RNA sequence: GAGUUUGAUUCUGGCUCAGGAUGAACGCUGGCGGCGUGCCUAAUGCAUGCGAGUCGCACGCGCCCCCUUUCGGGGGGGUGAGUGGCGCACGGCUGAGGAACACGUGGGUACCUACCCCUGUGUGGGGGACAACGCGCCGAAAGGGGCGCUAAUCCCGCAUACGCUCUACGGAGGAAAGUCGCAAGACGCACGGGGAGGGGCCUGCGGCCCAUCAGGUCGUUGGUGUGGUAACGGCGCACCAAGCCGAUGACGGGUUCCUGGUCUGAGAGGACGACCAGGCAGACUGGGACUGAGACACGGCCCAGACUCCUACGGGAGGCAGCAGCAAGGAAUUUUCCGCAAUGGGCGCAAGCCUGACGGAGCAACGCCGCGUGCCGGAUAACGGUCUUCGGAUUGUAAACGGCUUUUGCCUAGGACGAACAGGACGGUACUAGGCGAAUCAGCCCCGGCUAACUCCGUGCCAGCAGCCGCGGUGAUACGGAGGGGGCAAGCGUUGUCCGGAGUUACUGGGCGUAAAGCGUGCGUAGGCGGUUGCAUGCGUCACCACUGAAAGCUCCAAGCUCAACUUGGUGAGGCGUGGUGAUACGAUGCAGCUGGAGGCAGUCAGAGGAAAGCGGAAUUCCGGGUGUAGUGGUGAAAUGCGUAGAGAUCCGGAGGAACGCCAGUGGUGCAGACGGCUUUCUGGGGCUGACCUGACGCUGAGGCACGAAAGCGUGGGGAGCAAACCGGAUUAGAUACCCGGGUAGUCCACGCCGUAAACGAUGUUCGCUCGGUGUGCGGCACGGUGCAAGCCGUGCGGCGUGCCCAAGGUUACCCGUUAAGCGAACCGCCUGGGGACUACGAGCGCAAGCUUAAAACUCAAAGGAAUUGACGGGGGCCCGCACAAGCAGCGGAGCGUGUGGUUUAAUUCGACGCAACGCGAAGAACCUUACCUAGGCUUGACAUGCAACUGCACGCCCAGCGAAAGCUGGGUUCCUGCGAGGGUGUUGCACAGGUGCUGCAUGGCUGUCGUCAGCUCGUGUCGUGAGAUGUUGGGUUAAGUCCCGCAACGAGCGCAACCCUCGUCGCUAGUUACAAGUGUCUAGCGAGACAGCCCCCCUUUGGGGGAGGAAGGCGGGGAUGACGUCAAGUCCGCAUGGCCCUUACGCUUAGGGCGACACACACGCUACAAUGGUGCCGACAAUCCGCAGCGACCCAGCAAUGGUGAGCGAAUCGGCAAACGGCACCUCAGUGCAGAUCGGGGGCUGCAACUCGCCCCCGUGAAGGCGGAGUUGCUAGUAACCGCGUAUCAGCCACGACGCGGUGAAUACGUACCCGGGCCUUGUACACACCGCCCGUCACGUCAUGGGAGUCGGCAAUGCCUGAAGUCCGUGAGCUAACCGUAAGGAGGCAGCGGCCGAGGGCAGGGUUGGCGACUGGGACGAAGUCGUAACAAGGUAAC
Repeated sequence: GAGUUUGAUUCUGGCUCAGGAUGAACGCUGGCGGCGUGCCUAAUGCAUGCGAGUCGCACGCGCCCCCUUUCGGGGGGGUGAGUGGCGCACGGCUGAGGAACACGUGGGUACCUACCCCUGUGUGGGGGACAACGCGCCGAAAGGGGCGCUAAUCCCGCAUACGCUCUACGGAGGAAAGUCGCAAGACGCACGGGGAGGGGCCUGCGGCCCAUCAGGUCGUUGGUGUGGUAACGGCGCACCAAGCCGAUGACGGGUUCCUGGUCUGAGAGGACGACCAGGCAGACUGGGACUGAGACACGGCCCAGACUCCUACGGGAGGCAGCAGCAAGGAAUUUUCCGCAAUGGGCGCAAGCCUGACGGAGCAACGCCGCGUGCCGGAUAACGGUCUUCGGAUUGUAAACGGCUUUUGCCUAGGACGAACAGGACGGUACUAGGCGAAUCAGCCCCGGCUAACUCCGUGCCAGCAGCCGCGGUGAUACGGAGGGGGCAAGCGUUGUCCGGAGUUACUGGGCGUAAAGCGUGCGUAGGCGGUUGCAUGCGUCACCACUGAAAGCUCCAAGCUCAACUUGGUGAGGCGUGGUGAUACGAUGCAGCUGGAGGCAGUCAGAGGAAAGCGGAAUUCCGGGUGUAGUGGUGAAAUGCGUAGAGAUCCGGAGGAACGCCAGUGGUGCAGACGGCUUUCUGGGGCUGACCUGACGCUGAGGCACGAAAGCGUGGGGAGCAAACCGGAUUAGAUACCCGGGUAGUCCACGCCGUAAACGAUGUUCGCUCGGUGUGCGGCACGGUGCAAGCCGUGCGGCGUGCCCAAGGUUACCCGUUAAGCGAACCGCCUGGGGACUACGAGCGCAAGCUUAAAACUCAAAGGAAUUGACGGGGGCCCGCACAAGCAGCGGAGCGUGUGGUUUAAUUCGACGCAACGCGAAGAACCUUACCUAGGCUUGACAUGCAACUGCACGCCCAGCGAAAGCUGGGUUCCUGCGAGGGUGUUGCACAGGUGCUGCAUGGCUGUCGUCAGCUCGUGUCGUGAGAUGUUGGGUUAAGUCCCGCAACGAGCGCAACCCUCGUCGCUAGUUACAAGUGUCUAGCGAGACAGCCCCCCUUUGGGGGAGGAAGGCGGGGAUGACGUCAAGUCCGCAUGGCCCUUACGCUUAGGGCGACACACACGCUACAAUGGUGCCGACAAUCCGCAGCGACCCAGCAAUGGUGAGCGAAUCGGCAAACGGCACCUCAGUGCAGAUCGGGGGCUGCAACUCGCCCCCGUGAAGGCGGAGUUGCUAGUAACCGCGUAUCAGCCACGACGCGGUGAAUACGUACCCGGGCCUUGUACACACCGCCCGUCACGUCAUGGGAGUCGGCAAUGCCUGAAGUCCGUGAGCUAACCGUAAGGAGGCAGCGGCCGAGGGCAGGGUUGGCGACUGGGACGAAGUCGUAACAAGGUAAC
């Protein structure tokens, strides 16, 4: 910097990504070289070999060889073990332990120091022993033991003692070694002194986590003495004292080698401590000492333990965390290589020997660096691949092909540096030259966004991907493959880990009103911070100088390998530390002052501040009594309850407890919790005024202490009312609730606990600073008014409190704003994603309840704050609509028609599904239609276009056969003619046709719906960080976002209205038709007319009410007209169309059947149930519209349907053409003379054909039905209702449908509370798929982690007691004993043995701590469609917490 919470926004906040790094590992791949690096795990166990020896110039002996010999021997060389010396304490490995003077850094000194350097002195004279060796012995071995001999640079005395050590200052003590050499001398030896380097010890400072470790300690702290050490020391011991350490974190636990440095980062910082270098520690585990200059000793010793091996069972041997190597563990880490040539080390005079240190090589892309896999040309843009809109595009100059080069490679030849005179493991290597030949050499990851790179196919919430967001349910740039592209390249990806991004622990550099976060409040300890003046000190601070800060590393500059990596030289940098010198502003400290901070004093004032005692009235309840009678009480409505044993009501009296009306206020007081009748007593704090006193005495405050609502607990009282629990009554699907009747704790008092709260201003305390306005409480001052006065009232100024509004400023916004959330200072507390979790465990407190402190596993990609636009609300306001109401007629019941569901069926083709599917697509299903079923048939096809081949020919017609037809098969006939071009036809073949097959959720178009509702937007401006707002809100008004007014808006667009059609009046024009003329009923064209124009009233206007005139009056009636959008609404079966699917069938065709089925259910209708009627006869009046394969008059036949005939009419000319109604008559309330279903019979018509399955007529039959439950529909006027007529489709018709036409012609509207729908404003919201939303808890199932748990099994560190190896030390030492003393005896000294202290380990015991497992159990998290309810979000339906 980016992605990710939302419809969108902003903030907060977490998660994730892009970078760098790596001792790595894994997957795919792999040409070369250089330089590095390579058991991070089991400090697990190890076969085998090697890794520390050397010196004969310290010494004796054995053996071998040479020379010499006087044959005794002598000399020389080699070799072996031994004595002796030096080394083995270095080098090499590892990081277990250790939180410590272990390390780093700076100091110190009570110390030691072999070999090395410098220097002083000495080196005289004696003695003794033990290996080897010889001879026996024991043992399987390892090995041991006895006797005897022997040398020395082995050991011991004596002498000497400059210096050395001790000292009581008199003195005392203490050395030595020789070897080589002809010699000179060299190398040594002894005792001193000095040095260099090395080490021991002490010390200031520095660097991990946990306080859910808070107290630790008895050699502990100090002293005296003594021992011990190289040396100080409580290091050890005896005695004395009682100290010492600790919130500046003792003690305990966990983790860990430390550092130079390494990685990262702008830096500060964070993480790390492989390789290299310094230090420390370790060497199978634990303990111990010996030797030595040095060890408590990796390749030494002793003991104990575990393990392994050998054994003759008696006993022995061993220690790769050296180099290789093996096993094991593990994701994982190399050769049992070469050489001492170089560097370095040990020994030696030296030659030299030893050296798995080291120098090299080998293995491994493990890392870094470098090189290569070719270069130039080459278009017709080849083939192939992929895509395609079929044109082409792309792979792509890529290839082929032509030319060139030879790094690398291979072959040949030469051949180093590293070495000083010689000597080279590497190595015939590097390098050089010649030759050959493009020859031997490319992969990996990615391509939805972040993030660079896109198409096709396959798949179809499958298979899979995934770092986060998320992809996949038939058009996937996200899966898999392919083509293409992007990135890196001998590598590329993945995984792990660290830093970064993360300002996400914030020192640099964050926050805490509402996002996580101010302790409930105060007092106060430590600590932090602190007014003003002067002087001093110079601690902090600052400057300079010196020392230190190892090397490597890092920076810069050079240099060497062809470059680079790598290496070498020089230079620089830096913290910190120590010392010295200096400065004195600030801080600090000391001294002396000051008064402004703070405190005091005096005067005065307000107050529900606190504690205790006493007193008061009203009301409720109860008790007693009186009056009085049937109810009362309670609710939405009721009931439980109370009441005839007298309630309730009312009056009087009494008892008792609790709370204190009015005053009362956004008022007062208090630190907070909190405090309210009156009086008294005690008592805390505060304001104002004065400027008298003290003289910084201050602020904050970790721990600590105190106070702390309600509920709760203990003991004892008290108990009127209220009231958890509980009991009833209701409500309800249920109702463990809401409502009602009862009712116990409790509420009250005393004393003691508890210690929490949305203890809130969700705002810690203190101080200073920064515009104003307006209230209010309490002081002060001034002025004015009033009053005799006390006083009261008003105004102003200033102070302390308490509210509101606002400037600047702040804030994500909301908001805050001198009472800050502004600008600064000081101190404290707290936060670091959500859940788990105000939890578990541990601890402290509590009588208990519980409180305080407070995690982790696991899980999610969010959780959140504020604001915005919507939607929604059983929120509010305003307003509309046949929305309700008021009416009229219906539906829902019956029969029938039609549609639909369901069922059935071979098929009952398909679609439409709340409103907005259901007399809908269907404005015409007997065949056709037709898409469905059964059966028969066709295959370039019923239809289109093109190509190729064939066909002298069609087409058509006729005949025959099979057949239901379609079709198939066979035969015949036939045109023009220029004899073959063209056209046409047919056949065959190929392209293709065809599909009412799928997807309306891939689409176009069209349509429904909200809704003819009044809305929906834009430009510019303005406001806001932004989403967005404003405009469009407001006051009026309208049918209307209609208009007016106002207004940070001003305008505009789509809608509204108007323009269009039609009806109503009049005028004009025309006159086919109509009527007798002429006219104009009429027809159809053009105009006029209506605009709130006029008058009155209301009103500011807009507009509203009334009136006149007028055919018509306030939009005159009706129509056409449907904004932005919503419903993935409907339609792939009207049409079009992408994709998919079928291709002798999912195409085409034929016949028959089906779409008409029927136990049911629903929707829409028709006809009725009758007398406002039915029937019969008579009589009258329309309009739309239609008519030539048509309408069809008159007339005739038939009861009729209809038939015959056919005038007239392509129609204002002819025809279709009325009914309700009126008149007269009958019927008389009956399932009827109502109603007409159903069924029987007979006819008519259309049509190829009326069986399934048409309509009509006549005769007969005469069902249900007596006005319809819950519920529900339409309609506000020429409307409803009633009556008939026409038309489209159509052969006919299932039409009672649809669309139109006229005739007759009502009732009602108080009104807007309610139901439904809608508009505007506002409010709340946890909704945004938008309430058909969201969402909670139990239960059930699965998975996972976790707490408790009778217990059980381990680990770790201690404690007490017992036992106690090796070994030092102490004691003893009668046994043994070379040097010295002693003539001798003996002594001194020493040793074994024995005893003691300590002591590893082992045993026993009770605890501590930590972990594993654990029947069962607790909650938790997660898991497309489980159960029960509805708690929360809208007043969420009982406000929530």

Predicted 3D model of a 1441-nucleotide RNA (small-subunit ribosomal RNA) from an uncultured Chloroflexota bacterium. The sequence is in RNAcentral, with records from ENA, Greengenes and SILVA. The coordinates come from a structure-prediction model, not an experiment, and the mean pLDDT is 87.